[in-house]
This is a predicted structure of a 360-nucleotide RNA (Bacterial RNase P class A) from Dehalococcoidia bacterium UBA2979. Of the family's consensus pairs, 96% are formed in the model.

RNA sequence: UCAGGGGGCCAGACGAUCGCUACCAAAUAUACUUUGGUGGAGGAAAGUCCGAACUCCACCGGACAGGGCGCCGGCUAACGGCCGGGCGGCGCAAGCCGACGGAAAGUGUCACAGAAAUAUACCGCCGUCUAACGGUAAGGGUGAAAUGGUGCGGUAAGAGCGCACCGGCGCAUUGGUAACACUGCGGCCAGACAAACCCCGCUCGGAGCAAGGCCAAAUAGGAGGUUUCGGGUGUCCGGCUCUAGCCUCGGGUAGGCCGCAUGAGGUGCCAAGUAAUUGGCACCCCAGAUGGAUGAUCGUCCGUUCUCGGUAGUAGGCUCACCGGGUAGACAGAAUUCGGCUUAUCGGCCCCCUGACCGC
Numbered sequence: 001u002c003a004g005g006g007g008g009c010c011a012g013a014c015g016a017u018c019g020c021u022a023c024c025a026a027a028u029a030u031a032c033u034u035u036g037g038u039g040g041a042g043g044a045a046a047g048u049c050c051g052a053a054c055u056c057c058a059c060c061g062g063a064c065a066g067g068g069c070g071c072c073g074g075c076u077a078a079c080g081g082c083c084g085g086g087c088g089g090c091g092c093a094a095g096c097c098g099a100c101g102g103a104a105a106g107u108g109u110c111a112c113a114g115a116a117a118u119a120u121a122c123c124g125c126c127g128u129c130u131a132a133c134g135g136u137a138a139g140g141g142u143g144a145a146a147u148g149g150u151g152c153g154g155u156a157a158g159a160g161c162g163c164a165c166c167g168g169c170g171c172a173u174u175g176g177u178a179a180c181a182c183u184g185c186g187g188c189c190a191g192a193c194a195a196a197c198c199c200c201g202c203u204c205g206g207a208g209c210a211a212g213g214c215c216a217a218a219u220a221g222g223a224g225g226u227u228u229c230g231g232g233u234g235u236c237c238g239g240c241u242c243u244a245g246c247c248u249c250g251g252g253u254a255g256g257c258c259g260c261a262u263g264a265g266g267u268g269c270c271a272a273g274u275a276a277u278u279g280g281c282a283c284c285c286c287a288g289a290u291g292g293a294u295g296a297u298c299g300u301c302c303g304u305u306c307u308c309g310g311u312a313g314u315a316g317g318c319u320c321a322c323c324g325g326g327u328a329g330a331c332a333g334a335a336u337u338c339g340g341c342u343u344a345u346c347g348g349c350c351c352c353c354u355g356a357c358c359g360c
Base pairs, nucleotide, nucleotide: 001356002355003354004353005352006351007350008349009348010347012301013300014299015298016297017296018295020040021039022038023037024036025035026034027033028031042331046342047341049340050339051338052337053336054208055207056206057205066204067203068202069201070200071085072084073083074082075081086100087098088097089096090095101199102198106197107196108193109192110191122140123139124136125135126134127133128132148166149165150164151163152162153161167189168188169186170185171184172183174181175180212258213257214256215255222249223248224247225246226245228244230242231241232240233239265284266283267282268281269280270279271278272277302329306326307325308324309323310322311321312319313318
């Protein structure tokens, strides 16, 4: 210098004018009125995919069924998250990626082709009493996959039948908390699929802030009362009864309030730990809308992007060195709260690391 890997941070700045919203203060005309002050979106507020807090409902305890998770250890309130490690794959490397328990408990499936797909003999080879039968997985052929592979021995021909090496499995030693690794022993050789059933281990009640609680109109309807008006019964009064009015009560609705902003909280320092994380001390209070606030306009500035013009170099193409003009600012927006994951994102800044080349 070029190419690449990992991590962290910012998310245009300043000013003017006009607004919006919450709280506080003051003023009056007492209205959600005016004036002043203070606060006012995010790294993802998003998707609503996981896990919790909180609330209500259900619940004696347990089991079955069903769902989820799945290498090991740690962290955490919890998790399908994070950290560290192992194993496998990719990369020269830094590093990245991983539905990564069990196929030696059982069942099932394995298209086409092929004789045969987990149990088999089609061709071939060998043996026999030459009929067929038996032996044989070395060779051929089929297939994604054919009895662990290569070689030597061995045999009638063959075969882990024996041996050497390699691979797998089991056991043991050693190291490690463990996953696992190294070494040794045993011919033990056992197909693949568990994102098929299943087995093993852990775990799981349901609904969600439109949860849930409080206050509470008008109208209609309900219950009770009534010295009120009128009707019915009756000759009349009383009584009884019906309707209306009035009063009272309770429920629900509209509407309002709480939940709802001090919290698994933030910042800084120190300590423990490889880290995730945890502890201590100090300081801070940091949105709360509900037709849903957090904005709009203008000006100045910010560029190794693109483009135009000029200057410079050059024969020119061009270089992009200098000057000037124009052009950028993304993704997206709280709605009970928190921890994660995933996805989107203009432009930039910082730190660490790897490889190649050049120079000293």
Source information:
Taxonomically the source falls in Dehalococcoidia (Bacteria, Bacillati, Chloroflexota).